[in-house]
RNA sequence: AGAGUGGAUCGGGCAGUCGCGGGUCGCAAGACACGAGGAAAGUCCGAGCUCCAUACAGCAGGGUAACGGCUAACGGCCGCCGAGGGUGACCUUAGGGAAAGUGCAACAGAAAGAAACCGCCGCUUUUGCGGCAAGGAUGGAAAGGCGAGGUAAGAGCUCACCGGCGCGCAGGAGACUGCGCGGCCAUGUAAACCCUACCCGGAGCAACACCGACCGGAUGCAGCAAUGCGCGUUCGCUGGACGUAUAUCCAAAGGGUGGCUUGAGCCUGUCGGCAACGGCAGGCCUAGACAGAUGAUUGCCUUCAAUGACAGAACUCGGCUUACAGAUCCACUCUCUUU
Numbered sequence: 001a002g003a004g005u006g007g008a009u010c011g012g013g014c015a016g017u018c019g020c021g022g023g024u025c026g027c028a029a030g031a032c033a034c035g036a037g038g039a040a041a042g043u044c045c046g047a048g049c050u051c052c053a054u055a056c057a058g059c060a061g062g063g064u065a066a067c068g069g070c071u072a073a074c075g076g077c078c079g080c081c082g083a084g085g086g087u088g089a090c091c092u093u094a095g096g097g098a099a100a101g102u103g104c105a106a107c108a109g110a111a112a113g114a115a116a117c118c119g120c121c122g123c124u125u126u127u128g129c130g131g132c133a134a135g136g137a138u139g140g141a142a143a144g145g146c147g148a149g150g151u152a153a154g155a156g157c158u159c160a161c162c163g164g165c166g167c168g169c170a171g172g173a174g175a176c177u178g179c180g181c182g183g184c185c186a187u188g189u190a191a192a193c194c195c196u197a198c199c200c201g202g203a204g205c206a207a208c209a210c211c212g213a214c215c216g217g218a219u220g221c222a223g224c225a226a227u228g229c230g231c232g233u234u235c236g237c238u239g240g241a242c243g244u245a246u247a248u249c250c251a252a253a254g255g256g257u258g259g260c261u262u263g264a265g266c267c268u269g270u271c272g273g274c275a276a277c278g279g280c281a282g283g284c285c286u287a288g289a290c291a292g293a294u295g296a297u298u299g300c301c302u303u304c305a306a307u308g309a310c311a312g313a314a315c316u317c318g319g320c321u322u323a324c325a326g327a328u329c330c331a332c333u334c335u336c337u338u339u
Stems, first nucleotide, its partner, number of pairs: 001335010012301007020035002023032003037310001041321002044319005049204004056239004061200005067079004081095001082093004096195002101193002103189003117136002119132005144162002147159003163185002165182007208258004216250004220229003230244004265284008
């Protein structure tokens, strides 16, 4: 210098005027400070919180899938192992089980799993019987690969090396790795059914609690009774459980108040840890509306450019995913050149 890999940040700033939202102060007029995002989005996971009569059993259904850790939790994150890709930095990975069972593998091919069409060998010889799986042929895939021995011809039948599986020893926290031994070697597919292990009660802030105008609804049948049937009760089903008569319950305006924003919170420093993350100390308070405010305009500055990237909170967090004009920074790799 060229080509690349991984990660991080910003995504205008200041001031004036006029508005809007809730808050504090004030009798009032008004004053004061605050007021969208890194994704507020998709609503895909995991939680907090709330309600439901025992989240109680069974069935159904759903989810996850190497190992170790982090976390409130997770399907997230970090580290690591295996597999695949790249010269490399690095990237990708739905990564349990095919000797529990079932299914499927089009066409081709004899055969898609206890194979035999051509072929090889022996006996017989029109032909037939027996042995074999080296070679040919089909296919994405053909009975571990390859070489040697062996044989009538052949074959893990025997042996070396390689691959797999099992056992032993060593290392490691573990996945796993290394070495040795054993011919143990009958395909693939579980993002097909299925099996195994673990996890999951349901509904969601229009939850839910209290108040509540208008119009309303339910309280059934049999039986002396016990009880049975029916009805109702968490938004899969069944069983079980609970309630079921005179005052109690339900419902009720997209009505009011609460829920509502101080929280697994943010920032800085330091310590532990490879890291995710955690401990300690100090500082900070940063929208709470309910059809929904966060806007309009002017000037100056930085900038190639700023009126024009993606995009607008709706109970709250932790993640993931997706969208994003432009700008900046850090670490690393390969190639070439110069010293």

Bacterial RNase P class A, 339 nucleotides, folded computationally. The coordinates come from a structure-prediction model, not an experiment, and the mean pLDDT is 77. It matches the Rfam family "Bacterial RNase P class A". Gene Ontology terms of the family: ribonuclease P activity, dimeric ribonuclease P complex and tRNA processing. From the family's description: Ribonuclease P (RNase P) is a ubiquitous endoribonuclease, found in archaea, bacteria and eukarya as well as chloroplasts and mitochondria.